[in-house]
């Protein structure tokens, strides 16, 4: 880095140090941003996957799988649906609605 599966309408803050970008392929909008962006440190906080206990469920018991809840140990996260559309198809009351593709994050597994 590839590849596989799965989720992405919920949800989450201050301090310090720096000093002009940022919003994760392009594009086109649009928004954040010296009332401090990006990034780094410290502390806290969300809970998407993993993992932990718990309950019921199935089951002769157990084990395994399945729902939920709790934890927050590992990664990840804490502006706006993955910020909106880009391509297809549908319905149109014709500056739209609705789905699904691509791509994009994010985790686990493999290589």
């Nucleotide at each position: 880095a590839g590849c596989u599966u799965a989720u992405c309408a919920a949800g989450a803050a201050a301090g310090g140090c720096u000093g002009a970008g940022g919003g994760u392929a392009a594009u086109g909008g649009c928004c954040c941003u010296g009332u401090g962006a990006a990034g780094c440190c410290u502390u806290g906080a969300c809970a998407a996957c993993c993992u932990g206990u718990c309950c019921c469920g199935c089951u002769a018991u157990a084990a395994a799988c399945g729902u939920g809840a709790c934890a927050a140990g590992g990664u990840g996260c804490c502006a706006a649906c993955u910020c909106c559309a880009u391509c297809c198809g549908c319905c149109a009351a014709c500056u739209g609605g609705c789905g699904g593709a691509c791509a994009g994050a994010u985790a686990a597994g493999u290589c």